[in-house]
A computed fold for a 1401-nucleotide RNA from an uncultured delta proteobacterium, annotated as small-subunit ribosomal RNA. RNAcentral holds the sequence, with entries from ENA. It matches the Rfam family "Bacterial small subunit ribosomal RNA". Rfam links the family to the GO terms structural constituent of ribosome and ribosome. The coordinates come from a structure-prediction model, not an experiment, and the mean pLDDT is 82.

RNA sequence: CGGCAGGCUUAUCAUGCAAGUUGAGGGGCAGCAUGAUAUACGCGAGUAUAUUGAUGGCGACCGGCGGACGGGUGAGUAAUAGGUAGGAGACCUACCUCAUACAGGGGGAUAGCAUAGAGAAAUCUGUGGUAAUACCCCAUGAGGUUAUAUGAAUAGAGGCAUAUAAUCAAAGCAUAAGCGAUUAUGCGGUAUGAGAGGGGCCUACUGACCAUUAGCUAGUUGGUAGGGUAAUGGCCUACCAAGGCAACGAUGGUUAGCUGGUCUGAGAGGAUGAUCAGCCACACUGGAACUGAGACACGGUCCAGACUCCUACGGGAGGCAGCAGUGAGGAAUAUUGCGCAAUGGGGGCAACCCUGACGCAGCAACGCCGCGUGAGUGAGGAAGGUUUUCGGACCGUAAAGCUCUGUCGAGCGGGAAGAAAUGCAUGCUGGCUAAUAUCCAUCAUGCUUGACGGUACCGCUAGAGGAAGCACCGGCUAACUCCGUGCCAGCAGCCGCGGUAAUACGGGGGGUGCAAGCGUUGUUCGGAAUUAUUGGGCGUAAAGAGCGUGUAGGCGGUUGGACAAGUCAGAUGUGAAAGCCCUGGGCUUAACUCAGGAAGUGCAUUUGAAACUGUUCAGCUGGAGUAAGGGAGAGGAAAGUGGAAUUCCUGGUGUAGAGGUGAAAUUCGUAGAUAUCAGGAGGAACACCGGUGGCGAAGGCGACUUUCUGGCCCUAUACUGACGCUGAGACGCGAGAGCGUGGGUAGCAAACAGGAUUAGAUACCCUGGUAGUCCACGCUGUAAACGAUGUUCACUAGGUGUUGGGAGUAUUGACCCUCUCAGUGCCGCAGCUAACGCAUUAAGUGAACCGCCUGGGGAGUACGGUCGCAAGAUUAAAACUCAAAGGAAUUGACGGGGGCCCGCACAAGCGGAGGAGCAUGUGGUUUAAUUCGAUGGUACGCGAGGAACCUUACCUGGGUUAGAACGUAUGAUAAAUGUAGCUGAAAGGUUACAGUCCUGCAAGGGAUAUCAUACGAGGUGCUGCAUGGUUGUCGUCAGCUCGUGCCGUGAGGUGUUUGGUUAAGUCCAGCAACGAGCGCAACCCCUACCUUUAGUUGCCAGCAGGUAAAGCUGGGGACACUAGAGGGACUGCCUGCGCAAGCAGAGAGGAAGGUGGGGAUGACGUCAAAUCAGCACGGCCCUUAUGUCCAGGGCUACACACGUGCUACAAUGGUAACUACAGAGGGCAGCGACUAGGCGACUAGGAGCGAAUCUCGAAAAGUUAUCUCAGUUCGGAUUGGAGUCUGCAACUCGACUCCAUGAAGGUGGAUUCGCUAGUAAUCGCGCAUCAGCAAUGGCGCGGUGAAUACGUUCCCGGGCCUUGUACACACCGCCCGUCAAGCCAUGGAAGUUGGGGGUAC
Repeated sequence: CGGCAGGCUUAUCAUGCAAGUUGAGGGGCAGCAUGAUAUACGCGAGUAUAUUGAUGGCGACCGGCGGACGGGUGAGUAAUAGGUAGGAGACCUACCUCAUACAGGGGGAUAGCAUAGAGAAAUCUGUGGUAAUACCCCAUGAGGUUAUAUGAAUAGAGGCAUAUAAUCAAAGCAUAAGCGAUUAUGCGGUAUGAGAGGGGCCUACUGACCAUUAGCUAGUUGGUAGGGUAAUGGCCUACCAAGGCAACGAUGGUUAGCUGGUCUGAGAGGAUGAUCAGCCACACUGGAACUGAGACACGGUCCAGACUCCUACGGGAGGCAGCAGUGAGGAAUAUUGCGCAAUGGGGGCAACCCUGACGCAGCAACGCCGCGUGAGUGAGGAAGGUUUUCGGACCGUAAAGCUCUGUCGAGCGGGAAGAAAUGCAUGCUGGCUAAUAUCCAUCAUGCUUGACGGUACCGCUAGAGGAAGCACCGGCUAACUCCGUGCCAGCAGCCGCGGUAAUACGGGGGGUGCAAGCGUUGUUCGGAAUUAUUGGGCGUAAAGAGCGUGUAGGCGGUUGGACAAGUCAGAUGUGAAAGCCCUGGGCUUAACUCAGGAAGUGCAUUUGAAACUGUUCAGCUGGAGUAAGGGAGAGGAAAGUGGAAUUCCUGGUGUAGAGGUGAAAUUCGUAGAUAUCAGGAGGAACACCGGUGGCGAAGGCGACUUUCUGGCCCUAUACUGACGCUGAGACGCGAGAGCGUGGGUAGCAAACAGGAUUAGAUACCCUGGUAGUCCACGCUGUAAACGAUGUUCACUAGGUGUUGGGAGUAUUGACCCUCUCAGUGCCGCAGCUAACGCAUUAAGUGAACCGCCUGGGGAGUACGGUCGCAAGAUUAAAACUCAAAGGAAUUGACGGGGGCCCGCACAAGCGGAGGAGCAUGUGGUUUAAUUCGAUGGUACGCGAGGAACCUUACCUGGGUUAGAACGUAUGAUAAAUGUAGCUGAAAGGUUACAGUCCUGCAAGGGAUAUCAUACGAGGUGCUGCAUGGUUGUCGUCAGCUCGUGCCGUGAGGUGUUUGGUUAAGUCCAGCAACGAGCGCAACCCCUACCUUUAGUUGCCAGCAGGUAAAGCUGGGGACACUAGAGGGACUGCCUGCGCAAGCAGAGAGGAAGGUGGGGAUGACGUCAAAUCAGCACGGCCCUUAUGUCCAGGGCUACACACGUGCUACAAUGGUAACUACAGAGGGCAGCGACUAGGCGACUAGGAGCGAAUCUCGAAAAGUUAUCUCAGUUCGGAUUGGAGUCUGCAACUCGACUCCAUGAAGGUGGAUUCGCUAGUAAUCGCGCAUCAGCAAUGGCGCGGUGAAUACGUUCCCGGGCCUUGUACACACCGCCCGUCAAGCCAUGGAAGUUGGGGGUAC
């Protein structure tokens, strides 16, 4: 762009059209035309007026036919409807066709019209006259109808036939000829019969929901008689009878037009009933009839009602669910078009008229179908865009360019089919006729008719020119990246995305899918085996009624005969057309359409078969039952009897408590309790036996005896002969609690009271205590009424108990043993099951019947019904809401679950912290800044192993902008470099002087520095929740896993569990496991013993020398020590126990004994643990600053709180004096002997030593003396003064020394920490960092050197096994209810208000 289809709600409607036609039925002539006549005018042509039905025709009227068709809609209707198949001996039928017989004679009206009147109008009335194919009467009667009689059939009947009697018809018109009579033709008329088509009536079957609708019905059901109808019939009436319908769903209610078909589905089904076709119903709402062949009538009548309109207020008019159109409602559906050309319909002799049926056009992508928006070539690939790992990649042969084509659209031109009839004209033939006229009939030729429409189609011209969008891109589901945003904005069909790296939001690029469309929304079916007929379930997921008896119903053993309802087979009829399917044809193709065929699984009729079901007849014994003989039993009901115990009463003995509890108290008791003895009263329950023992349908049943009574089991025989199973309704039974009436009441005990417990305690515990529990008679009718498992029957491996019978063998007998029937348990195979589990007592395999289920909540609730005295029971929804609820099993985690085990975990001890002062870290506060991080354990003497400047990241101020440091490139200048001046707080700024590199003849090259430009910088800025690396912690706890195999549907399990043993998943034994890995242990280092090698700077026994003394010297390697290599310890030996592993023996031996002691070593993982400020690194942010340089300040603040420490509080001590013995380290900008000075810190010199040589360096605890219990000769904070040292510099803010000062503090509340042996405690020494030092910290070293551990109940942490779980972010979990605020839905409510109905007035 074109073709073909379709375009849907309600109620009310302005306007136009949708049903008329007939003059060949009639009287006529209002209007038009023609003619004629008359008059007037005009020279005339002619014009005007009047008359005339004469002609064409014709408004209104009478008459005929049609308005019952066509067109619309689905309100009503669950059956007076529809569909399918039948019936009539119970019917009608205009127009049409065929056949037969007719059409003779007469009559009276009426409309129109005229006239008079009423009314606003619609319309109506009186009078007068008139026609017909209008109306009426008579005649005729082939024939019909009715009555009577008769006949033959039929199951029967109003069917058929015959006879008699009565009764019933009619209309003309046109044309032609003829003077006319009349004749002919055509169109009509009447009666009868038949046909076709149409309609009315009856019957069967069939298709919605609700039982919270269970009983309905008086014309109701039937009969007789009559009426009525075209026709049967309670259709109507009278009388008589009392029936009829209903659980196979009557009656009532709700919803709905039905069907062919349509959509979907593999089918069976499910949903639906637009267009097209058949039937029905309706026409503003309700009712009624008239006319007519046909109506109770969409565009007819009457009545009532609502609404609208007109009105002179008296009265009238109207009905779009016809076509257009308007308003309203709504998510939503079109033009007030053209034409009767075609098809069809009505009228007419016909021409013709009418036809919003219909044919066409218009609107809207609403659907289906077809076509186009170009084709070829064209780069290692333009520009541009996007992205990037910066190399590139993608858009992309895409574009441009070059070469072509010409559909659609545009312009110009040509141009159909749909048209055949009718009619007219001409002609031939035939018929009528006297006729060649006319008429009729067949045929031929010509003329005549197109809304669509100048449309379809065809040709030519120009020209790639005018023609692509929509959705999507996380998974389902085809298609991925960048930016923006930052739980915001937003997306979303389900799951779910978004909290700073979003393939999910928004945009860009790219891609995917469809395409003149694409998405969204709504609806139906499917998937959904998720209502299960095909084709599901009920132990625990929803679901077996609490149990039985039994009605209807369903199902039913075995043999034979009969029938043929079901069943099966054949035939016939029907199952409209269209549609679906198949085969052809027509539009260029397709959609569409035409023709033919097949199919329509259904219904009916008919013919057959007889296996099965059924019916019926006759049998059978196996199912079922009866009889006989035995048996067990807490089966039921009633009456009676018994002993033990509790309580109470009476009496005795007896005295101060008893009772009760975790502990108490309330309570009882000196008015004599409790205890004990005797006697009595009364009620309830029945110890032992007693047992997964028994009985019963279930609920349930327990002392003994008696009476009555139900059921069951076993055995052998006899009998009946399917009598059976299940069971909707119905009926009965039915624990406990509860209710009613009357009794009874010992104990127990809701409610209630008191005492305790507790934060509270309307509870658990205690003391009391009433209903009730008990009995009788009624009611209630429910339970986790459970085996969470309906009843019955059959079949399908076993093993082992137990109860009651029976048989066999055996025995004197009882046992024992074997078998069997009926119960009741456990285990277990096949099979089943989602798993757990069930498994001859099925949850297996089959059969029969019943009950029940269909996501969670709302809810077993509301309303209604039934039952009940009540409580309540039973039956049983919906709105709304959620995306789950649930089952079984698995792995973890958890438990104020269990078992086993470990750890300075507790206990037993020793010493501390918490109180004081000070040091140090943190919080808080303060500040310009008090930089940042670490925060339960696992932060807090932590990063920091050392902040006066620096460090330093913070603050204030001053500078700088290619920069404080560095690389590269280009250019310029200059060696580098050193010295000095001015200014400034410094950084910085500025000036002067000195100096003049290497190579090369030179040009040039090289190195270095400065300046300029450019590309890179820089950031202790953010994110440890983007990361690497490193670290802490559980925890040096003994665990964590894998391969193969096996088990399980699977998650997963097994191994790794179990029994021992160990420090240990260490080892052993066993085992569907067998092995292996990371961890444990060992291997490594230090230490304890020995051997050997070596012997300086270390050592010195013996020898020699020597000093005041001294390994000082010669020398030596014995010892010690040093540092290399080895040995040694392994439960190896013995005894006992044990299968073994191993354990025990203070066993032997040994330096060391069961891991000898210590260290290093930290599995899989957990805590989004810590760190972007150690380092590295993604992303983001800053770039004359968040970079960088400098000076000063701050990190050192101080009402306060906490952590970690030091020193103390004193006599196991202080002070003074004296005197032994270490280890491990450090040292050249260093350690520094020694000498001298100073009270001292230290100072002035300074040997030796880069160190087993020299040096720090002196150890301290020890011994003796003194102090004598005090705020002290304890304690040393704080403060004043004077100094020393380091360092550019000690004010903020260093350490040390001396003199003076002399605070708190007298052993520390609740609570809490460390430690098991060379440990705790105590004593000193060294080192790192470092100029110095706030070090009492950290890391090391040695000296002296204890106490205690019964044990695992408890606290904490951990390991293994097991158990429960509604937890899985895993108990710091999950979760319940009220309340508060907001929102949603709903109930009640003084009243107020609107609508509808009833009743009264």